RNA sequence: AGAGUUUGAUCCUGGCUCAGGACGAACGCUGGCGGCGUGCCUAACACAUGCAAGUCGAACGAGAAUUACGAAGCUGAUUACUUCGGUUUGAAGUUUUGUAAGGAAAGUGGCGGACGGGCGAGUAACGCGUGAAUAACCUGCCCAUAAGAGGGGGAUAACACAUGGAAACGUGUGCUAAUACCGCAUAUUGAAUAGUGACCGCAUGGUCGUUAUUUGAAAGAUUUUAUCGCUUAUGGAUGGAUUCGCGUCAGAUUAGCUGGUUGGUGAGGUAACGGCUCACCAAGGCGACGAUCUGUAGCCGAACUGAGAGGUUGAUCGGCCGCAUUGGGACUGAGACACGGCCCAGACUCCUACGGGAGGCAGCAGUGGGGGAUAUUGCGCAAUGGGGGCAACCCUGACGCAGCAACGCCGCGUGCGGGAAGAAGGUCUUCGGAUUGUAAACCGUUGUCGCAAGGGAAGAAGACAGUGACGGUACCUUGUGAGAAAGCCACGGCUAACUACGUGCCAGCAGCCGCGGUAAUACGUAGGGGGCAAGCGUUAUCCGGAUUUACUGGGUGUAAAGGGAGCGUAGGCGGCCAUGCAAGUCAGAAGUGAAAGCCCGGGGCUCAACCCCGGGACUGCUUUUGAAACUGUAAGGCUAGAUUGCCGGAGAGGUAAGUGGAAUUCCUAGUGUAGCGGUGAAAUGCGUAGAUAUUAGGAGGAACACCAGUGGCGAAGGCGGCUUACUGGACGGUGAAUGACGCUGAGGCGCGAAAGCGUGGGGAGCAAACAGGAUUAGAUACCCUGGUAGUCCACGCCGUAAACGAUGAAUACUAGGUGUGGGGGACUGACCCCUUCCGUGCCGCAGUUAACACAAUAAGUAAUCCACCUGGGGAGUACGACCGCAAGGUUGAAACUCAAAGGAAUUGACGGGGGCCCGCACAAGCAGUGGAGUAUGUGGUUUAAUUCGAAGCAACGCGAAGAACCUUACCAGGUCUUGACAUCGUAUGCAUAGUCUAGAGAUAGAUGAAAUCCCUUCGGGGACAUAUAGACAGGUGGUGCAUGGUUGUCGUCAGCUCGUGUCGUGAGAUGUUGGGUUAAGUCCCGCAACGAGCGCAACCCUUACCAUUAGUUGCUACGCAAGAGCACUCUAAUGGGACUGCCGUUGACAAAACGGAGGAAGGUGGGGAUGACGUCAAAUCAUCAUGCCCCUUAUGACCUGGGCUACACACGUACUACAAUGGCAAUAAAACAGAGGGAAGCAAAACAGCGAUGUGGAGCAAAUCCCGAAAAAUUGUCUCAGUUCAGAUUGCAGGCUGAAACUCGCCUGCAUGAAGUCGGAAUUGCUAGUAAUCGCAGAUCAGCAUGCUGCGGUGAAUACGUUCCCGGGCCUUGUACUCACCGCCCGUCA
Repeated sequence: AGAGUUUGAUCCUGGCUCAGGACGAACGCUGGCGGCGUGCCUAACACAUGCAAGUCGAACGAGAAUUACGAAGCUGAUUACUUCGGUUUGAAGUUUUGUAAGGAAAGUGGCGGACGGGCGAGUAACGCGUGAAUAACCUGCCCAUAAGAGGGGGAUAACACAUGGAAACGUGUGCUAAUACCGCAUAUUGAAUAGUGACCGCAUGGUCGUUAUUUGAAAGAUUUUAUCGCUUAUGGAUGGAUUCGCGUCAGAUUAGCUGGUUGGUGAGGUAACGGCUCACCAAGGCGACGAUCUGUAGCCGAACUGAGAGGUUGAUCGGCCGCAUUGGGACUGAGACACGGCCCAGACUCCUACGGGAGGCAGCAGUGGGGGAUAUUGCGCAAUGGGGGCAACCCUGACGCAGCAACGCCGCGUGCGGGAAGAAGGUCUUCGGAUUGUAAACCGUUGUCGCAAGGGAAGAAGACAGUGACGGUACCUUGUGAGAAAGCCACGGCUAACUACGUGCCAGCAGCCGCGGUAAUACGUAGGGGGCAAGCGUUAUCCGGAUUUACUGGGUGUAAAGGGAGCGUAGGCGGCCAUGCAAGUCAGAAGUGAAAGCCCGGGGCUCAACCCCGGGACUGCUUUUGAAACUGUAAGGCUAGAUUGCCGGAGAGGUAAGUGGAAUUCCUAGUGUAGCGGUGAAAUGCGUAGAUAUUAGGAGGAACACCAGUGGCGAAGGCGGCUUACUGGACGGUGAAUGACGCUGAGGCGCGAAAGCGUGGGGAGCAAACAGGAUUAGAUACCCUGGUAGUCCACGCCGUAAACGAUGAAUACUAGGUGUGGGGGACUGACCCCUUCCGUGCCGCAGUUAACACAAUAAGUAAUCCACCUGGGGAGUACGACCGCAAGGUUGAAACUCAAAGGAAUUGACGGGGGCCCGCACAAGCAGUGGAGUAUGUGGUUUAAUUCGAAGCAACGCGAAGAACCUUACCAGGUCUUGACAUCGUAUGCAUAGUCUAGAGAUAGAUGAAAUCCCUUCGGGGACAUAUAGACAGGUGGUGCAUGGUUGUCGUCAGCUCGUGUCGUGAGAUGUUGGGUUAAGUCCCGCAACGAGCGCAACCCUUACCAUUAGUUGCUACGCAAGAGCACUCUAAUGGGACUGCCGUUGACAAAACGGAGGAAGGUGGGGAUGACGUCAAAUCAUCAUGCCCCUUAUGACCUGGGCUACACACGUACUACAAUGGCAAUAAAACAGAGGGAAGCAAAACAGCGAUGUGGAGCAAAUCCCGAAAAAUUGUCUCAGUUCAGAUUGCAGGCUGAAACUCGCCUGCAUGAAGUCGGAAUUGCUAGUAAUCGCAGAUCAGCAUGCUGCGGUGAAUACGUUCCCGGGCCUUGUACUCACCGCCCGUCA
């Protein structure tokens, strides 16, 4: 710092999305350690249990347990004596009682429960922040100073007794103390009231004195040289209270709000000011500088982000405020209207004997609930701090610590070095290898961390001693052993990182664009590589990127956006000169801007996070001193802005009244007769009751031809015959007057086309609605005939238009050129010319612009004011409000949805757009197809199978240059499984060939001769055959949308491109366009282009003429043969010839065109081969090749038979006909071709047969022999008919090929003799040796040709021309198309 996404591509506008940072987070996967932090964001929901505020006996009365001592009683260990009955001693225990100590619980009293801790519901407020003010205030404990404490009194709780109640809790009587309570005395510098003096100030006033009157204190305790208390007063400190300036969210679809409201006087109240409260008086106060209302919200220091300006947030820490179940209230007190106090009311929970009571976790833990989600019912008062106490000490869920949680930040580790057989395994592979990868194993080494053991803190403040929750923790030492410790995300682009398999628009992914329909780097898995790392991703939210609300830093002609236009209020902005002031502005100083945080420097924990110290900063506010350029302000002056006066001309400017002619229509009358009118063509309509036409007269309404002009006027809307009246504005000249009086203009006010509305007129023409006639599939339209509102007038409403220059107003400046309207100057006899001001156009430079374009009438350069815009749709819609008689107008959203919508320009394509041109494209002709029969192909149907492919032109006599078997891929049945075919291993040489049997055959069984072919280094190897194992074979199975190759088509159309240069921000353009010309981007000329390539043409083959050379099998002037010869025909090789070369005309002095000459041939002579860049995912996996997928005792292979030949039907392509331009017959030993083919071949002569053909076998591997005869020709006859036409179909008899003609071949003879009499709509070919017509040959092939490919014979007609149909080329224009009009797209319905 940017990137992706609108398009075929481009530039712009514009939205959406991403990469960054942050977090009180949550979720998924994973998880070793430590330090420091953080942890209910939701239900201010409800709470079990425990703890969180007590303390003082040195204020007071009373005083339990307990202890000691004494006394009395009981019991009686032990001792002594004993007659063993007992006596004595009396420890310990126990009961009662007294004294002393002791001090629990409760009470009176004091201080503290107003702090500390929690939460953010409420609050838009002097609540908070900041800065001031209190001369309008209070302050317990603390500090300083001064003074004092004399003497009395009466009660009351506790307690006792009685008593009520379930309980909570009381009630009555009686006793008692105090630092509890109450008088009295004393008292100033206290307080109050009334005077008074001095000084001061900031308005009220304040301070210090002074006089008089009134009034006001006290408490003791004890450990007794003292200490702690008590009272009064003043001051300080601390804390609080109040007031003010400024700042502090959104909505105007909330515009008016307000009754104690605003002020005054008086009184009350308060610590204090004050409508704080009350009585009376006045009628004020607030508000577009946003009152009121509604919604939302605790505020700040700060935090996050950002380059900054800003934007967002207000967890933890700190300051302030508010709250404590909800609402209200006061009491006590220095302080509260009081979280763990009181009273009342509400809801809820609990207890109850039903009468009544108790409670408040938004304290710390914890529970339920809510939620995506947030911890322990822990330890300790050792430290810090707080309350009470003289103190010891007590209390302290404040706090210090520990526990839980990767929630965050920071730090550390999971080893380090060596180690190539580059192991195994995995993955990929072109099978060679590559990669994982020094990674592992293995060897050596270290010990953070872990474990074990030993030592062991600081934090503790010291006169000495005592005191540690954390904690035997941190830390140190020793030992041990690499041992316990790596995952997550992503890998199509943005965005670092690629392959394989699976899947097959399925499953799925996705932040945006978008992936997935059988070869997915985007889905899932694996391998690999990438990123971060005890974390990694996802989600939510905020800032950034986004200059996408633009202060910094945007726009408005066409992308969203200038109000329809004017006047004008508030507001904003404002000319020249000099002077004062100092509000803004600038500079200096002072105060404040808490601490923490941030930045810089330093220090302490091993480092860091974290903590400590110092400095900076906190851009602000206040006070004060100064400056005076600019803004402002005060007063003064000026005339260039603005306005007025005077003079002058121009104009469809406005309003009202009058008036004129042309035209339409209607009425009356005349003339006149059959149509008129209307249209693409018609019809409805009018007309014999007299139309239309024409003449005359009349009525009525509306509009004003020519002049007339990107001419004029007006703010815009708009204004057009003529005259008059009234009236607005602009312009020119003059420089007399005023002296900044100006510009803009939110609201506001008036104006505002057409249509529409109301009332009343008017109504000729035109004409929504409506009616009829046409058109059409329909035609609620376009066209025609009629026709009502309306259009017109008066008055009133409406208030909108593509109200447009899609361009707000006003000012100044910035090259020119050329028109036009109005006025002036100068010059002239008069114009022209020159010059100046105001308007109105065009062209054009600089500049601007995304481009188009704008360009002194700016969209340029500046400054001012207003209006408006912020992705598309929803929508100018809904709701609300205002306006309107209504129609409707103005203002004006959201949900939801899309990733675009859009502007300008570019290349193409397209147009029932334009221009130019070509083609058997049309036209002009000839012959056909479409009707019939047959042949053939296709569709369909049928079938066991009717194998497959080809599908508009460009599939359909196509692949197939030839299906009886084979072919053959299809079907049925029978068989084989390393296979019918290829390569490799082992073994054998048994085999094989032949013959026989079974079988439909494949095959199976039997028999079985000769006994081998090649090389050899003699070992063997190879060939062939069989058996066997596995690698593999095989596939006309799929995909022509995975491919190669080949082909069709546009099209033999004239096009398609490139290099350099130039132009353009760019896509692109130019060149290739233009003027001519050509079959042609063929050539010429011009030109910011100059050249070049692939195409065109030419070079190649053939044909037409000639020459030369060569000639056998050819030819021959030799009578024939032989022989000879090579002039001719011919053959086949080389040359020549044609080039617009020559002449004339036209053309631009060009290219070229036209005409002519000569010539066999003339303007490419005819024909062929030759097919640019590309288009159609065109055809072909069944010619072949080939990736991937599929089958493997079958989708492979073999055999027999069948099928590809089916047949209600439809289509294509052909053949034969329908007849006289013909059929038949005859004439004849009649004549004339070309190009081919021939050995498993062509076959002559001769003979047989009506014939197909057979017998025969001369000759010929061919200019030699053969196929081989050409056919149309000529003559005769038939005489218009289903025929002497036509030949289908069928019967019989034959021939040929072939193992084999049944399904299913061809031919012959005899007989049979169908449809058909020239073909509807429609449609095809052909421009000359062509169409038409006639036969011949060849390939394939055993046989089979109406097909195909060639060959020659005979041999026409027509073309005015390019309007139209089809196809194509070039230029231009429009486009919302670019998959490109078979496009795009709208509505309805499902």
A computed fold for a 1390-nucleotide RNA from an uncultured bacterium, annotated as small-subunit ribosomal RNA. The coordinates come from a structure-prediction model, not an experiment, and the mean pLDDT is 83.